RNA sequence: ACUGUUCAAGGGCAAACCCGUCGAAAGGCGGGGACGCAAAGCCACCGGUCUAAUAGGUCUCGCGCCCAGGUUGCGAGAUCCGACGAUAGCGGGGUUACCAGA
Numbered sequence: 001a002c003u004g005u006u007c008a009a010g011g012g013c014a015a016a017c018c019c020g021u022c023g024a025a026a027g028g029c030g031g032g033g034a035c036g037c038a039a040a041g042c043c044a045c046c047g048g049u050c051u052a053a054u055a056g057g058u059c060u061c062g063c064g065c066c067c068a069g070g071u072u073g074c075g076a077g078a079u080c081c082g083a084c085g086a087u088a089g090c091g092g093g094g095u096u097a098c099c100a101g102a
Stems, first nucleotide, its partner, number of pairs: 002101003012037002017032006035089001041095003045092003048087003056080009065070002
């Protein structure tokens, strides 16, 4: 470096769901719990998927401004867009490792 087909040993992790907590959310973390997992250890580099806070666009409303219907300022609501957010238990890639085999 390779294989996990068969056998063995020590075992390891923990989906859904529930509770707590952080977060705008997706989701994370801790406890309980096991659907599964031979890298379900670690890393967002590539593709996918999820979310959409800030910013931006459009519309509506309110308050202001003035040359009186607007080319304008602020605020609120609705909606669109969007990753710099998330997912390593979606796939690829990178990286490290236990046991057994040959």
c-di-GMP-I riboswitch aptamer from a Gammaproteobacteria bacterium, 102 nucleotides, folded computationally.
Of the family's consensus pairs, 95% are formed in the model.
It was read from a public genome assembly, where an Rfam model found it.